The prediction has a mean pLDDT of 82.
SAM riboswitch aptamer (S box leader) from uncultured Tenacibaculum sp., 104 nucleotides, folded computationally.
It was read from a public genome assembly, where an Rfam model found it.
């Protein structure tokens, strides 16, 4: 890089280094940022995908948990873009993306 499946309006911050950008890419909107962005590090936290325990014969489901592997810790995946309904707003879906588990 890629395939399958599941989830994505909930939740969770301080410090150090750093020094101007950042919220995936393109465009538009919008928001955050010298009262310090990205990135890296430390500590904490959130969640519960893998995981642990218990129950049910099992697939699997339910309840509890958090030692370990990931992940996450402004804003809905910040919003829109394509399709359908539609005057519009809005809603639903697709696409793209992110994360996890498994596979080639």
């Nucleotide at each position: 890089g890629u395939g399958u499946u599941a989830u994505c309006a909930a939740g969770a911050a301080a410090g150090g280094u750093g020094g101007a950008g950042g919220g995936a890419a393109u465009a538009g909107a919008u928001c955050c940022g010298u009262u310090g962005a990205a990135a890296c590090c430390u500590u904490g936290g959130c969640a519960a995908c893998c995981c642990u325990u218990u129950g049910a014969a099992a697939a699997u489901c339910a309840a509890a948990g958090a030692a370990g592997g990931u992940g996450c810790u402004a804003c809905a995946u910040u919003c829109u873009a394509c399709u359908g309904u539609u005057a519009g707003a809005a809603c639903a879906g697709a696409g793209a993306g992110a994360u996890a588990a498994c596979g080639a």